[in-house]
This record gives sequence, structure tokens and C1' cells, in this order.
RNA sequence: GCCUUAUCAAGAGCGGCGGAGGGAACAGGCCCUUUGAAGCCCGGCAACCUUAUUAAAGAAAGGUGCUAAAUCCUGCGGUUUAACCGAAAGAUGAGGA
Repeated sequence: GCCUUAUCAAGAGCGGCGGAGGGAACAGGCCCUUUGAAGCCCGGCAACCUUAUUAAAGAAAGGUGCUAAAUCCUGCGGUUUAACCGAAAGAUGAGGA
């Protein structure tokens, strides 16, 4: 990288370093950002798995994960003023050849 499966409208700093970008790809929007972006560290949150236990729940530790805006919204189909619903695509966890 591929396949399968579950979840994705909740939650999470006025910190340090850094110094101009960022919000998944492409396109159209719309936002965030020197009142410091990305990234790293610390902190925090708690989705999955593991350890362990229980009638169930819950606490704890570990492995990943996450830490602006609904996966920021739309683009494909249904319906349609908008948007809503369903898919597609994506993200994360687990399993597999």
C1' cells in the first nucleotide's frame, strides 16, 4: 500500500520552541493565521485495542489516535429555494492474506 469491519454533529491550553502558512486529493467556496500558521515538546481529551476486574457499569496502566469551524460546506444520486437524506471519497482503530 490492499481487503474487511466499527465510528466520525460530543470532548481537549490565553503554555514553550518555531517563523508563514494552514483547513485530506482535485475544483468551487468560506474560514483560521505576526492578537503568531505548519511542525516539535509539554499538557489535555477519550474512539478503538491490550492487561485486569465486575452481574453490569466504572477506575487504572499501556499501544496507537485526537487536540478551530459537523469529515468546515459543496461537487455523485434522490429531493430541492436552502439544505436534508443516501452514497462516493477521506480520517482513526482493529483484524487479515

A computed fold for a 97-nucleotide RNA, annotated as SAM riboswitch aptamer (S box leader). It was read from a public genome assembly, where an Rfam model found it. The prediction has a mean pLDDT of 79. It matches the Rfam family "SAM riboswitch aptamer (S box leader)". A reference for the family is Huang et al. (2016), "A critical base pair in k-turns determines the conformational class adopted, and correlates with biological function", Nucleic Acids Res. Its family is annotated with regulation of gene expression in the Gene Ontology.